[in-house]
Molecule: transfer RNA
Organism: Elusimicrobiota bacterium
């Protein structure tokens, strides 16, 4: 240099022929159990703003494009992995 694959929360990892993003697990927070802890169980857990209460907006590596609608399709760049030279 060329070809291919991958990039989603704090971490791993789903969402597949475009149609509610974040399932599930880990972790974390609160609670239950206990003399206390561990283990176990229950509830909660993307971000920001606000009237603190649910609303609004934003969010899938970057920046664009197509579309009513993009994690998904197209282009660009960045990073990682593999192959070829």
């Nucleotide at each position: 240099g060329c070809c291919g694959g991958c990039g989603u929360g704090g971490c791993g990892g789903a969402a597949c022929u475009g149609g509610c993003a974040g399932a599930c697990g880990c972790g974390c927070g609160c609670g239950a159990c206990u003399c206390a802890a561990a283990a176990u169980c229950g509830c909660g857990u993307g971000g920001u703003a606000c009237u603190u209460g649910g609303u609004a907006c934003c969010g899938u590596g970057u920046g664009g494009g197509u579309u009513c609608a993009a994690u998904u399709c197209c282009c660009u760049c960045c990073g990682c992995c593999g192959g070829c030279a």